[in-house]
């Protein structure tokens, strides 16, 4: 000394928990010892039993153990007389201390200082004085009685240091009369004189002489009373009070007083908190705290109350008395029922209560107390011992040395790591325990006397020997991993952990901490400056009264002087001891205990000082207020006037409407509406002027005119002279809306009725329409009554508007400039602030005063009270319950916010889906099985580039277990393959032939069987553990980082603007200046060309030709694949900031990225994939593995995607006939020829391909035919026959050929695709394959329409604005019901 906890992050403000100390504690595991303190905090509950206050015979009568002595004689008894232990009784002193408990008590109860001129004081100590002479009882005792017993009753004797006259007696009390001194009002002290009153006890001793007794004074001690100051919450307790307050007079008392009583007089107390309520004993101190303060009041001291409750007085120096008495209440015992007894809140003890607090010990050795002359006696005060880890302090459980780092445990990545020098082992020691043995101080001085105690302590013996536990270990907080469970079970002081890998449950190893303890649980202080005196706040977090006037109160200008209340300095005197700090000492150390000094911040008295505050006197004008001059204004009340416009009435013209609305309806009108013209009534509000303009305290005030009438300014040196400021109650005023009587009542317009909307609609929209807005008078007293910012002063840089005055200069004026007062605005320095913002009108720097707030919710809710006709105000809680509510900024998604941009997004077009038949994939449904995955864009012609077997992973059945596959080991055997049977539904089984290489001959290699065990296998689960790959947003233009400014910070800034761009493309500017990923390029095709090459390609010229570039020949051309060229806003104009670029046009095969492809930043969706492949973990081990046969993935009431193919005339059909391209081909492409009506078969040239084959391109075009219909459109379905490919076409291929000829006439709501060689329409061809595309991928032909624009819909970027959203609008939340 500060952590943790609101948020995605930050800062603030708030609250909540935690880290430390202490305790009269308790609970839980655990426990060797010794000092030392310390223990009913709860029932002031009830108490059995024992003890806890006596003592004196040296005060007196007696009774009288014992023992001496004499006597007497009955010879063991009786009497005397002495000694006198001991006793009840009279009597004295002590039972008023000591102990105990803290109910009550908010009080002179307590601390603290003071005071008594208004007081007492046994025992003790000084001092002066005295003690003289008498009398009468009453206990005891005897007697008699009574009652069960406590306990009396009567008669008689009887003593005293009991009692009671008398005599003396004062410095005593009282009455008188002086005298002096002092005082604080009554008085007071000292002294004189007179009268008057009032005293005593006696005992021991041979004696000295001691001990008592009586007055009186003084001292000490103990007490009484008074007083000034402090001492708890509560106003949801505001008035209380009749002996009340105060005076005379008496009477009380020690003593003053209404302390009591008569009378008189009406007072006292009290927002500086009376009363009344709860709650409590007070203090030194104690425990926290840096202190200041909070709490607390056990032990130990001072005081105070009380002794079963209540009440009274007796006796006494003292008491209204704990172990005295009396009464009454409650309990309990005793009882002969008539009566009587008792008080543990005294030590031990029981019982009940309660989380919970001990022995019915020992001793008076010692301290201390009573009584005695003294021995001595009493003393549960006291000292000691016992339980009790209940606290504090010491000690201890061992020490040195030991690495093969044993063993076991844990745990691993299997190597190991750790426990751990820790243990085993060696060598010491012996603290404390054991045994024995000696043995105290405490007993001051002659002597005696020691409970504790045979303890303390010292010396020996014995052997490491007898002695360690608790709590923790996710952050906070030091300390970690295995298993086990699996939101279960349980942790948790706050956060929060647990839902299959949990350092956070559990249990084990291991770690940290304390340690004879250690955890918990309570209370208290800190931390908390989170009540803030030190030390806080109130614009927005909680918090400024809605305003003004004002009482108390609280602050207060300048000067002089007086006094000393506050301040301040110096003595004094208290502030008990103990405790606390500090120095020493005493116990082996410490707790502990002694001594000494300090402290004790405080009160009180003096004696000074006067700056400052206060008070008195005086004085001044800068605050304040008066007066005179003037101007300014919706400032307030009150009467009058005015227009325009809304309604309505009355007339007139007029005709079919009109009104309303997003579009409507209700409504109003042919009985004449709206509209328009005139006249009438009648209420309310005053258009432009009108202004962040003016007044007013606030609320609020607006046609114009008069009257009455508050405040503010400006100017004057004319007057008072501090009169001020600020206000708790208090009064007043307070919008809008309600409430009460009476009036008004056009125009709006709660409620209410109709229409609409909607899902519904008690709202929002419309039609109507009553309280009420409007005056008077009365009351309510709240508003976001806000600047969310009380009031007054005083100072702290500018600038710029504007209202109301003044001054000077200039000016003819109108007005300009400067400047000075007062209001009202805006920017902006300093400083301020958590920030956002204030900023001379402050949220700056200062000072007075009021007023409010201390976490959210409950709640401005409930009770109470006050106002109030009501409605309700005002004032204002607690139970419960959350960890947080809250501020003011950021970044981000988000908005049916903005503002810019961009995509085939819309819009413009073209052509599809959606209806129809079939084809395919999905969902459902069925089924032994129909494997399993993929799920809005981003799943559904997807995984799968192609399920008859096989793939296959799924059913059913049969068959194997070290296995179909991999590695290692032992034997054996030399084969295995293979070929022929046999049997099976097929695997399997089974017979039968055939049979290895190498070699140094020792063996090796390979392969087959056989056998054991470690594996092996898993297409099983988890894609939410995981790699990897993949889609998407999206080819969107965005994503970031150094540094270096800002900002407390979280972030900004750069990436924003202003322009431009497909683009964060690029220019300019700019606290930024630079970099990366990405964009662009760079790679590929592909358009134009040169050039290099001419095999297959080509063929312009030349020749030949059997008319085919076929042959010679060439490489010009076309084409082939290598190497260049080209375009770069390069040139010109225009627009633009002269950039960047844009337009435009030249040249150009191509013009502004030419077209197209590959390329996919940061990251999002816990997106897909464990079935591509890896992979943790968990599962299956004669099965969830592996093989075989059949089936199944092809099921068929349905639904949805994707897509052929059609509805046909831009077409069908039939005939002859043209032109690509880019593929493939050897288990293959196949031509020619021949057969078949056709798939197709028979044969087979030629080609490993710029060579030879597939291979015919189609649609286009040209001829001919149908003529608008379910046809000469369409082709499904079905019959029959065939091919073709395979082991095999029943479930379950594709194809032919005759034949049959559904639905279908262009598609609802809905929706998709496409910006040019593109849509769209025509064939080709490829991959996988044995066969099986309407699917994919590719490739060429022919070859369009349109795009005004960006206001809607999707998507997305950028600024920028709201936000209570962060899981981030599929958010957050509100109310009912369950």
């Nucleotide at each position: 000394a500060g952590a943790g906890u609101u948020u995605g992050a930050u800062c603030c403000u708030g609250g909540c928990u935690c880290a430390g100390g202490a305790c009269g504690a308790a609970c839980g595991c655990u426990g060797u010892u010794g000092g030392c303190a310390c223990g009913c905090c709860u029932a002031a509950c009830a108490c059995a039993u024992g003890c806890a206050a006596g003592u004196c015979g040296a005060g007196c009568g007696g009774a009288g153990a014992u023992u001496g002595a004499g006597a007497g004689c009955u010879u063991g008894c009786u009497c005397u007389c002495a000694u006198g232990a001991u006793c009840a009784g009279c009597g004295g002193c002590g039972g008023a201390c000591g102990g105990g408990u803290g109910a009550g008590u908010a009080a002179c109860a307590c601390g603290u200082g003071a005071g008594c001129a208004a007081c007492c004081u046994g025992c003790c100590u000084u001092u002066c004085a005295g003690a003289g002479g008498g009398g009468g009882a009453c206990a005891a005792c005897a007697g008699u009685u009574g009652g069960a017993a406590a306990c009396g009753a009567c008669u008689g004797c009887u003593a005293a240091u009991a009692c009671c006259g008398c005599a003396u007696a004062a410095u005593a009390u009282u009455g008188c009369c002086g005298g002096u001194c002092g005082g604080c009002a009554u008085c007071g002290g000292c002294u004189g004189g007179c009268a008057a009153u009032c005293a005593a006890a006696g005992g021991a001793g041979c004696a000295a002489u001691c001990c008592g007794c009586u007055g009186a004074a003084a001292g000490a001690u103990g007490g009484g009373c008074u007083c000034g100051c402090g001492u708890c919450u509560g106003a949801u307790u505001a008035g209380a009070u009749a002996g009340u307050u105060g005076g005379u007079g008496a009477g009380g008392u020690a003593a003053c007083g209404g302390c009591c009583c008569a009378c008189c007089a009406a007072g006292u107390c009290g927002a500086c908190g009376a009363u009344c309520a709860g709650u409590a004993g007070c203090c030194g101190g104690a425990c926290u705290g840096a202190g200041a303060g909070g709490u607390u009041g056990a032990u130990c001291g001072g005081c105070c109350a009380c002794a079963u409750u209540g009440g009274g007085a007796c006796u006494g120096a003292g008491a209204c008395a704990c172990g005295g008495c009396c009464c009454a209440g409650a309990c309990u015992c005793c009882u002969a029922c008539g009566g009587g007894a008792g008080g543990c809140a005294g030590c031990a003890g029981u019982g009940g209560g309660g989380g919970a607090u001990a022995u019915u010990g020992g001793g008076c050795a010692a301290u201390g107390g009573g009584c005695g002359c003294a021995a001595g006696c009493c003393u549960g005060a006291c000292c000691c011992a016992g339980c009790a880890a209940c606290g504090c302090c010491g000690c201890g459980u061992g020490a040195a040395g030991g690495a093969a780092g044993a063993a076991g445990g844990c745990u691993u990545u299997c190597g190991g790591g750790u426990u751990g020098u820790a243990a085993a082992c060696u060598u010491c020691u012996u603290u404390u325990g054991u045994c024995a043995g000696g043995g105290a101080c405490g007993a001051g001085c002659a002597g005696a006397a020691g409970a504790c105690g045979g303890u303390a302590c010292c010396u020996u013996u014995u052997g490491a020997a007898u002695a360690a536990g608790c709590c923790c270990c996710g952050g906070c907080u030091a300390a970690c991993u295995a298993c086990g469970u699996g939101c279960c079970a349980g942790c948790a002081g706050c956060c929060g952990c647990g839902g299959u890998a949990a350092u956070a449950c559990g249990u084990a190893g291991g770690u940290g901490g304390c340690a004879a303890g250690c955890g918990u649980u309570g209370u208290c202080c800190g931390g908390a400056u989170u009540u803030a005196c030190u030390g806080g706040g109130u614009g927005u977090a909680a918090a400024g009264g809605g305003u003004g006037c004002g009482u108390a109160g609280g602050u207060g200008g300048u000067c002089u002087g007086g006094c000393a209340a506050g301040u301040c300095a110096g003595a004094a005197g208290u502030g008990a001891a103990a405790a606390c700090g500090c120095a020493g000492g005493g116990c082996u150390u410490a707790a502990c205990c002694c001594u000494g000094c300090g402290a004790c911040u405080g009160c009180u008295u003096u004696u000074g000082a006067a700056a400052c505050u206060g008070u008195c006197a005086g004085a001044c004008u800068a605050g304040a207020g008066u007066g005179c001059a003037g101007g300014a204004g919706a400032g307030g009340c009150a009467a009058g006037c005015g227009g325009a416009a809304u309604u309505c009435c009355u007339a007139g013209u007029g005709u079919a409407g009109c009104g309303g609305u997003g579009a409507a309806a209700u409504g109003c009108g042919u009985a004449g509406a709206u509209a328009u013209u005139a006249g009438g009534a009648g209420g309310a509000a005053c258009a432009c002027c009108a202004g962040u303009g003016g007044c007013g305290a606030a609320g609020g005030c607006g046609g114009c005119u008069u009257g009455c009438u508050g405040g503010a300014c400006u100017g004057u040196u004319a007057c008072u002279g501090a009169c001020a400021c600020u206000g708790a109650g208090g009064c007043a005023c307070g919008a809008a809306g309600g409430c009460g009587u009476g009036g008004g009542g056009a125009g709006c317009a709660a409620a209410c009725a109709g229409g609409a909307u909607u899902a519904g609609a008690u709202a929002c929209c419309c039609u109507g329409g009553u309280a009420g807005u409007c005056c008077a008078c009365g009351c309510c007293g709240u508003a976001a009554a806000c600047g969310a910012u009380g009031a007054a002063u005083a100072c702290u840089a500018g600038g710029u508007g504007u209202c109301g005055g003044g001054g000077c200069a200039c000016a003819a004026a109108a007005g300009u400039g400067c400047u000075u007062c007062g209001g009202u605005g805006c920017c902006g320095c300093a400083g301020c602030c958590a920030a956002c913002g204030c900023a001379a009108u402050a949220a700056g720097u200062a000072u007075u005063c009021c007023a409010c707030c201390u976490g959210g919710g409950g709640a401005g809710u409930a009770c109470g009270u006050u106002c109030g006709c009501a409605a309700g105000a005002a004032u204002g809680a607690a139970a419960c319950u959350c960890a947080a509510a809250g501020g003011a900024a950021u970044u981000g998604a988000c908005g049916g916010g903005g503002a810019c941009c961009c995509g085939c997004a819309c819009a413009a077009g073209c052509g599809g889906u959606g209806g129809a038949g079939c084809a395919u994939g999905u969902g459902g449904u069925u089924u032994a099985a129909u494997u399993c995955g993929a799920a809005g864009c981003a799943a559904c012609g997807c995984g799968a580039a192609g399920a008859a077997c096989c793939u296959u992973a799924c059913c059913a059945g049969g068959u194997c277990u070290u296995g179909a596959c991999a590695u290692c080991c032992u034997c054996u055997u030399g084969a295995c393959c293979g070929a022929u049977g046999c049997u099976u539904a097929a695997u399997c089984g089974u017979a039968u032939c055939u049979u290895c290489u190498c070699u140094u001959c020792g063996g090796a290699g390979c392969a087959a069987g056989a056998g054991a065990g470690a594996c092996a296998g898993g297409u099983g689960g988890u894609g939410c553990a995981u790699g990897g790959u993949u889609g998407u947003c999206g080819u969107c233009a965005g994503c970031u980082c150094g540094u270096g400014u800002c900002g407390u910070g979280a972030g900004a800034u750069g990436u924003u603007g202003g322009g431009u761009u497909a683009a964060g493309u690029c220019c300019c500017g700019c606290a930024a200046c630079g970099a990366g990923c990405g964009c662009a390029a760079c790679c590929c095709c592909u358009a134009u060309u040169u050039u290099u090459a001419g095999u297959a390609g080509c063929c312009a010229g030349c020749g030949g030709u059997u008319c085919g570039g076929c042959c010679g020949g060439g490489c010009a051309c076309u084409c082939u694949a290598g190497a260049g060229a080209g375009a770069c806003u390069g040139c010109c104009g225009g627009g633009g900031a002269u950039a960047a670029c844009u337009c435009g046009g030249a040249g150009g095969a191509a013009g502004g990225u030419g077209g197209g492809g590959a390329c996919g930043g940061c990251g999002u969706c816990a997106a897909a994939u464990c079935a591509u492949c890896a992979u943790g973990c968990c599962c299956c081990c004669u099965a969830u593995g592996a093989u075989c046969u059949g089936g199944g993935c092809u099921a068929c009431a349905c639904a949805c995607g994707u897509g052929c193919u059609a509805c046909a005339a831009u077409g069908g059909c039939g005939g002859a006939u043209a032109c690509a391209a880019a593929g493939g081909g050897a288990a293959g492409c196949a031509a020619a020829g021949c057969c078949g009506c056709g798939a197709g078969g028979c044969a087979g040239a030629g080609c490993a391909a710029a060579c030879c084959c597939c291979a015919a391109a189609a649609a286009a075009g040209c001829c001919g035919u149908c003529u608008c219909a379910g046809u000469u459109c369409g082709g499904a379905u079905u019959g029959u026959a065939g091919u073709c490919u395979g082991c095999a076409a029943c479930u379950c291929g594709a194809c032919u050929a005759c034949a049959u000829g559904a639905a279908g006439c262009u598609g609802g709501a809905a929706u998709c695709g496409c910006u040019a060689g593109u849509a769209a329409u025509c064939g080709c061809g490829a991959a996988u394959c044995a066969g099986a595309a309407u699917g994919u991928c590719g490739c060429g032909g022919u070859g369009a329409a349109u795009a005004c624009g960006u206001u809607c819909c999707c998507g997305g970027g950028u600024c920028u604005u709201g936000c209570a959203c962060a899981c981030a609008c599929c958010g957050c939340c509100c109310g009912u019901c369950a």
Molecule: small-subunit ribosomal RNA
Organism: uncultured bacterium